[in-house]
Context: one part of a larger RNA
Formats: sequence, C1' cells, structure tokens
RNA sequence: ACGAACGCUGGCAGCGUGGAUGAGGCAUGCAAGUCGAGCGGGAUUGCCGUAGUAGCAAUAUUGCGGCAUGAGAGCGGCGGAAGGGUGAGUAACGCGUAGGUAAUCUGCCUUCAAGUUCGGGAUACCUCUGCGAAAGCGGAAUCAAUACCGAAUGGGAUUCGCUGGUCGCAUGGCUGGCGGAUCAAAGAUGGGGACCCUUCGGGGCCUGUCGCUUGUUGAGGAGCCUGCGUCCUAUCAGCUAGUUGGUGAGGUAACGGCCCACCAAGGCUUACGGGUAGGUGGACUGAGAGGUUGGUCACCCACACUGGGACUGAGACACUGCCCAGACUCCUACGGGAGGCUGCAGUCGAGAAUCAUUCGCAAUGCGCGAAAGCGUGACGAUGCGACGCUGCGUGGAGGAUGAAGGCCUUCGGGUUGUAAACUCCUGUGAUCCGGGAACAAGGCCGGGCGGGUGAAUAGCUCGUCCGGAGAGAGAGUACCGGAAGAGGAAGCCACGGCUAACUCUGUGCCAGCAGCCGCGGUAAAACGUAGGGCGCGAGCGUUAUCC
Repeated sequence: ACGAACGCUGGCAGCGUGGAUGAGGCAUGCAAGUCGAGCGGGAUUGCCGUAGUAGCAAUAUUGCGGCAUGAGAGCGGCGGAAGGGUGAGUAACGCGUAGGUAAUCUGCCUUCAAGUUCGGGAUACCUCUGCGAAAGCGGAAUCAAUACCGAAUGGGAUUCGCUGGUCGCAUGGCUGGCGGAUCAAAGAUGGGGACCCUUCGGGGCCUGUCGCUUGUUGAGGAGCCUGCGUCCUAUCAGCUAGUUGGUGAGGUAACGGCCCACCAAGGCUUACGGGUAGGUGGACUGAGAGGUUGGUCACCCACACUGGGACUGAGACACUGCCCAGACUCCUACGGGAGGCUGCAGUCGAGAAUCAUUCGCAAUGCGCGAAAGCGUGACGAUGCGACGCUGCGUGGAGGAUGAAGGCCUUCGGGUUGUAAACUCCUGUGAUCCGGGAACAAGGCCGGGCGGGUGAAUAGCUCGUCCGGAGAGAGAGUACCGGAAGAGGAAGCCACGGCUAACUCUGUGCCAGCAGCCGCGGUAAAACGUAGGGCGCGAGCGUUAUCC
C1' cells in the first nucleotide's frame, strides 16, 4: 500500500467502493423499442338521431344511421451493430506510439446542384377451411401502402473509345472537351383567392413543412498497410509446401496467396516450439533510477452455452436475430418441440470472501416520432457491508479532606489522581416538535411586436416580450428554528532487546510464548492474571501479497 479476509470491539455523517474463486449451473421479474403525420383495418366505449321490445314512468335493451374514442394484432420505416457485461481466448499490427491509404467504405447529420413523370401485379392482417398434444404449418377467396416491379427523363454518376491541361515519390491522381452504353424516385401532412374537374367525400392549381431519388461537400465513424516498442524459457536449434515469389483468373468497399490454375525455388532465424498473460492512460512504492501491478474511471481489443456458418443491413458474421452440429436443462399425446443471466436484481454450488428479487424516468444521455410523447436495470437515487478515505462526537470549566476502593510498600507511606464525588455550564451529534429547498431548464398552449417564406393580412418558421396549464424518484430529505437534558456513544494491541512502556502474584524446561535473538528447570520486567504506565483510537491487531 490493498477490490482484502480473520479475531476482539463498534456512536454518527459525507464521498468512494464491494463475486478477485467455477467464462460453473440457473427458478422468477424486468433490461429495445417506437412511428396512425407510411398502409389496410377497426375491437371497445361514450354521445346524438330514429324505429322497436319490457315497463304507468324514470329507465333498461335491440336494430339502423351519424359523431367521437381509438385497444390488440398485421404490412411498412427507423432503431434492435448503440448503451450494458465479462477477461475465457490472444505474445498478435492485439495494444501503444508515429505515419500511410494515389488501395477504401460510410445510415442518421451538414453544404451545394438537379429531379420527384407514367404505369403494373402481388401479399400479410381479416374471412372461410384443413393438419397438429403443442410449437407451429398449409389451402381458397379478397384488399392497401413511403412494401415490390416495369417504363420515361438524365443536371449528374459509372464505364468504354478519342483528345487537352495540370500535379505527383512509383503504380498514377485531379480537372476539361467529343462520342457510345448503363443507372433514379414515394409520398405524407398543413394553408389558400380566382379558375377547372367532381362519384359532392374531394381533387387539379398555388404555397409551407417533413420526406423520396441522383450526385457533391464536410464532419464524425470504420476497414486495410507500415516503422518502432511490448513477459519467461535453449533441459525448444533449426522451421516452412500456399510455404516465398511471378503470370493469369476469381473475390472484396479496398491492397494482398485472400482464394484458385500454372511456373520458378524460394522465405524465416532468437525463428520454430513450450509456459504465462487481454493491452494502454494509469495505480502502488521509491530521493530518483527502478521494481510491482492493470480492481473502480477512460480508450482500444476479444468473447456471448461449446464449435461452425452465412443472411439482412450503411454497419454484424450480430449478448437478450437466423441455420447446422454437440453437451446440458425443460415440455410432450412419444410423432415432435423449447431454452441459453460473461445485462439488473436474485438462487444453488465451490470458497477465507464480496450487497437489494428496492424507487424513478424528475435530471443527463440514447432510440423512435412533425410534435405531444413513449421506451430505457444506461442513468439518477435509496438500501446493505468500519471495505477504504475524510470529518465529528463520546462532554467543558472549577474541584484536595489529595475521599473510598484497587495495587505496591522499607508499614512511614507511595500510586491510581483533578481522576471521581460535588458545583456551575454547553448542546455538536442522537431524540422530539415546527418550517422547508436548489436540482425545472426546456417543451406545450394563448396573445402582442418584428424578421423570413409566400400572391397572401392564410399557413409555417425564427427572434423577442407578456400571460397560462402542468411535470421532483430522491423527500417532508438537505438545511433552518425550537425543546428537554451529560443524558444513549471506547476499545484494541503491546510493555526482555530490536521498540515507546514495570512491578506484584500464579506456574516451575510444565503450561505456554516467539518476527529475529531467544524466554520457562522456585525470587520469570519474555508464560497466565492483576495493578500501573506506553501506542493507536471507532477502531486495533493478525494473516496473505507488492514496493
């Protein structure tokens, strides 16, 4: 010094921190959704009208029509590649550092340019129906889209041919001109005067916002390559056949034996093998050099029951997606199925040993959404553990007859000791009572003014001012005020030398102590008590480990 554990002891608060062992197995709940302003559809509920039924009536109820509400599921979009966990594997361009990419990709965001035209056929849901124990699977009919497909146009992009300019360290890069070929798209939602169409619902037309398509620019992100650095071992000395290089073809976003065919015979040397290990910023220690270490926090990497594989996608070979194989667990009607906590809690196991099956989305951030908002075991909080650090308290002042008691004694006394009692105070903290936060800014609604867009005094949008509604888990917490009253709050280790602190008694090489030297066999300052004194103090010791 510590992510500690153990023993004795234990008042409070703040901030940290807590499965280091079995990357062992897991019951249960939650941890990734969101959008109706993409689409079809509309359960349910309420109201109104109308006709009926029951009733004297209020009312109840049924059918039809209208308005509102909009659940669950489905198609579609974006996000499920982030956030969160762990350290198994990895001695490697994995990491660190310095560079390269003229060998590359990039959803959302940003800049600029151009476009957004005409058509088509399906399908889920729903309905009918079949099989199955279930998981689930099939058939028929019908219908939608920002789902899917065809065509047009081409500012532009790609590619081929011809031809200029310019630049570079090589392959080559950048930028022009001409010609050929190929390549796009989707709508949604607000507002509007005239005009046109209309199935009278609306649409065209104009305009705003959000989208869509093709490029371009940037930002951020990612891939690949290189120099140098990166543990132990020679009781591992030789290793290598896609191996090393070439040509061609394939593959990739991209270079490359990355893969393949053929050709050549090369390539490496503390290689190859074995052991151990995630790396770094940092942390601990030390005057430094260095040594040791990598928990929390941050960056990078790897992994997700074990092994393998691809699909989708801008991005994965994908923790809570898919397929195959295996082990294990569970369900089964025995035909067949389901699952993966190294997410947050929690459980069993093993262990010296490591917590709540808590609260909240109020804040910060992320996803989706035009927004309201929804989701979020990220996160914000609280709880438990003296595990660590820090702070505070367990009282203060006065008080000598130096009381009693204890211990020692040379029996005179000494010491505990101002210590206690007693007197006068204080009120930190604990208790009770009362008041009581910041964290809330934004967003939303209404209005005024000004700007932008626009044909517009519409709508949308920006700025500013005013007003309004509502939102706090923590929390009736922090904090403040008041009340009473020393009250409820001290231990642990050691006292032979090292090492600070000494006597009595018990024991008698016994019982025991011990880090080293060593103590104990009848006067033990070393064992066990006691009194006293030393050290530290809500801790004190011991053990393990590092310097």